Predicted 3D model of a 73-nucleotide RNA (transfer RNA) from Betta pi.
[in-house]
RNA sequence: GCCCUAGUAGCUCAGUAUUCAGAGCGCCGGUCUUGUAAGCCGGACGUCGGAGGCCAAAAUCCUCCCUAGCGCC
Repeated sequence: GCCCUAGUAGCUCAGUAUUCAGAGCGCCGGUCUUGUAAGCCGGACGUCGGAGGCCAAAAUCCUCCCUAGCGCC
């Protein structure tokens, strides 16, 4: 230098245009308990890596860039 994969909540990930962005774990509050854990109920946390474009509509398609990783030279 080239190719490919990944980047979405604090962490692990799902979602490949037409639900409105979701799950588990974690965190906070309540309930329960003598107390803790577990269970149950509720809540907070995202400008979907960045910028631009196509579209009526973009996490999703296109272009460029950034970060991490595998491979080739």

NCBI's taxonomy places the organism under Eukaryota, Opisthokonta, Neoteleostei, Eurypterygia, Betta.